[in-house]
Molecule: Purine riboswitch aptamer
Organism: Aquibacillus sediminis
RNA sequence: AUAAUGCUUUAAAGCAUACCUCAUAUAAUCUCGGGAAUACGGCCCGUAAGUCUCUACCCAUCUACCGUAAAUGGAUGGACUAUGAGGGGGGAUGGAUCAUUG
Numbered sequence: 001a002u003a004a005u006g007c008u009u010u011a012a013a014g015c016a017u018a019c020c021u022c023a024u025a026u027a028a029u030c031u032c033g034g035g036a037a038u039a040c041g042g043c044c045c046g047u048a049a050g051u052c053u054c055u056a057c058c059c060a061u062c063u064a065c066c067g068u069a070a071a072u073g074g075a076u077g078g079a080c081u082a083u084g085a086g087g088g089g090g091g092a093u094g095g096a097u098c099a100u101u102g
Stems, first nucleotide, its partner, number of pairs: 004017005019087007026056001029049001032046004041066002050057001058078007
């Protein structure tokens, strides 16, 4: 990856939709306000910024840190959305080249 569907066409083929891959955007980031929890905790709500950009702005795991206070930090993995480009089944054997990993 399971080889799609529709339309036009004698056919070849073309177009559209869906799906998949890639690229760009954004770092799934971040400002501020209000409230909440307290080492068995570390959240909730709202606002603004960020994109030639609509939308989104979260989840999980690991770890640090905070000696009870008001504040969290780091790492890894995982999307959606917008736009653009590309793609059309799989396997075996042999050869060549490239990339990645050990």